[in-house]
RNA sequence: GGCCCGAUCGCCAAGCGGUAAGGCAACGGUUUGCAAAACCGUCAUCCCCGGUUCGAUUCCGGGUCGGGCCU
Numbered sequence: 001g002g003c004c005c006g007a008u009c010g011c012c013a014a015g016c017g018g019u020a021a022g023g024c025a026a027c028g029g030u031u032u033g034c035a036a037a038a039c040c041g042u043c044a045u046c047c048c049c050g051g052u053u054c055g056a057u058u059c060c061g062g063g064u065c066g067g068g069c070c071u
Stems, first nucleotide, its partner, number of pairs: 001070007010024003018054001026042005047063005
C1' cells in the first nucleotide's frame, strides 16, 4: 500500500428494508421477621457523516476504531 471481516443497552449477543429477540447486570414491585432465591414489570437516536427510499440497524459512498490476510 491492497483486500476481507467486525462495531447493536453497563457486559455478552440475535436480527439484516416496515414494530430491535434473548441472557447477565441495574432499577421498581410481589413474597419474607430480615435477607437470598423465585416471580412480575421497566430500561436501545443499532460507531460517525452524507446518499438512495414512502420508510434504513439493514442498501450505497466516505470516515473512525478493532481484528485478519497478501506484499

Background: A computed fold for a 71-nucleotide RNA from a Gemmataceae bacterium, annotated as transfer RNA. The organism belongs to Gemmataceae, within Bacteria. The RNAcentral record of the sequence draws on ENA. It matches the Rfam family "tRNA". Rfam classes the family as a transfer RNA.